Predicted 3D model of a 101-nucleotide RNA (c-di-GMP-I riboswitch aptamer) from a Bacilli bacterium.
It was read from a public genome assembly, where an Rfam model found it.
Its Rfam family is "c-di-GMP-I riboswitch aptamer". Rfam links the family to the GO term cyclic-di-GMP binding.
[in-house]
RNA sequence: AAUCCGAAACGGCAAACCCGACGAAAGUCGGCGUCGCAAAACUAAAGGGGCUUCAUCAUUACGUUGGAACCAACGAUAUGAUAUGCCAGCCAGUUACCGAA
Repeated sequence: AAUCCGAAACGGCAAACCCGACGAAAGUCGGCGUCGCAAAACUAAAGGGGCUUCAUCAUUACGUUGGAACCAACGAUAUGAUAUGCCAGCCAGUUACCGAA
């Protein structure tokens, strides 16, 4: 000096609740707060995993109109799929302060 590791010291960050703003939502920002964190610093299609579903597509009950019926159009409920939307305080990658055993 470096790697592993995490005693001490200087410090740092800030969960949840609540308030305000943005957003369809997940969630984000600011304030309060201090659950905790040795990386709770940075990185989100282009490592994994998770969350949301405005829009889009599919299916379907219902209503209206046309029609002999099948069917078609419109409205619109529910379900499913889908993210270059969101989560880094899920794992992970990268970088970093200090230096006892």